[in-house]
Source information
The RNA shown here (transfer RNA) has 72 nucleotides and comes from Trichonephila inaurata madagascariensis. It matches the Rfam family "tRNA". By type it is a transfer RNA. NCBI's taxonomy places the organism under Eukaryota, Metazoa, Bilateria, Arachnida, Trichonephila inaurata.
């Protein structure tokens, strides 16, 4: 050199064109003598960048990037 794979809350991952979820951590309460389990409720992500195709894009195309494997 050349070909896959993969990017989405802190963290680990769901989501196959129509208003973005989970658990875990975290914050508030309840419970407890105090915590820690357990129970409830909240915060938190313009979905890695750019641009195309569509009424519409986390999803489809093309290109940059980082990160893995495999071939030389």
């Nucleotide at each position: 050199g050349g070909g896959g794979g993969u990017a989405u809350g802190g963290c680990u991952c769901a989501g196959u064109g129509g208003u973005a979820g989970a658990g875990c951590a975290u914050u508030c309460g309840a419970c407890u003598g105090c915590a820690g389990a357990u129970c409830g409720a909240g915060a938190g992500g313009u979905c890695c960048c750019c641009g195309g195709u569509u009424c519409c894009a986390a999803c489809u195309c093309g290109g940059a990037u980082g990160c893995u494997c495999c071939c030389u």